[in-house]
RNA sequence: UUGUUAUCAAGAAAGGUGGAGGGAUUAGACCCUUUGAAACCUUAGCAACCCUUUGUUAUGCAAAGAAGGUGCUAAAUUCUACCAGAAAAUCAAGUUAUGAUUUUUAAGGCAGAUAACGA
Numbered sequence: 001u002u003g004u005u006a007u008c009a010a011g012a013a014a015g016g017u018g019g020a021g022g023g024a025u026u027a028g029a030c031c032c033u034u035u036g037a038a039a040c041c042u043u044a045g046c047a048a049c050c051c052u053u054u055g056u057u058a059u060g061c062a063a064a065g066a067a068g069g070u071g072c073u074a075a076a077u078u079c080u081a082c083c084a085g086a087a088a089a090u091c092a093a094g095u096u097a098u099g100a101u102u103u104u105u106a107a108g109g110c111a112g113a114u115a116a117c118g119a
Stems, first nucleotide, its partner, number of pairs: 001119008013043005021032003026081004044073003049069002051065006077111001082109002085105008
């Protein structure tokens, strides 16, 4: 860097260095930020992917745990965009079906993040 699978509306912050940006990317909106952004370090915490223990109908499942490897600790992955689905209205058409447009709407797809296992 890339593939597969799973998860992503819950949860959890203080201090030091630093000194103007940050919220992945493009655009817009909105928000955080000199009452101190990013980044780095220390400590603490959250969660339970890997993991540990026990049970079991045993490559699985269930319960408990948190020593170790990651991750995370503003706002839904901050929201919207593009595709598809659903609903409503209007128009065309003319018979219950179809097409077009507009509006509304997801815990969907796409994209992204993290983990585990591969290349």
Predicted 3D model of a 119-nucleotide RNA (SAM riboswitch aptamer (S box leader)) from Maribacter sp. Model confidence (mean pLDDT): 78 of 100. The organism belongs to Maribacter, within Bacteria.